RNA sequence: GCGCCCGUGGUGAAAGGGAUAUCACGCAGGCCUCCGGAGCCUGAAGUUGGGGUUCGAAUCCCUACGGGCGCACCA
Numbered sequence: 001g002c003g004c005c006c007g008u009g010g011u012g013a014a015a016g017g018g019a020u021a022u023c024a025c026g027c028a029g030g031c032c033u034c035c036g037g038a039g040c041c042u043g044a045a046g047u048u049g050g051g052g053u054u055c056g057a058a059u060c061c062c063u064a065c066g067g068g069c070g071c072a073c074c075a
Stems, first nucleotide, its partner, number of pairs: 001071007010025004018055001027043005048064005
């Protein structure tokens, strides 16, 4: 340099174009408890940036950025 794949809370994953993006772990507060690190309840926290298509985009298209893999170049 070329091709392919990926980018969602702090972490790991869901979400056939359709309402307020779901779950687990973690975190914070509370309850319970002799104590809490177990159990229960509540809460905060997210779609990489920009543009496009659409009545409607996490989802489709383009581009940038970032990451992974393969190939090529590099005598």
Molecule: transfer RNA
Organism: Syntrophomonadaceae bacterium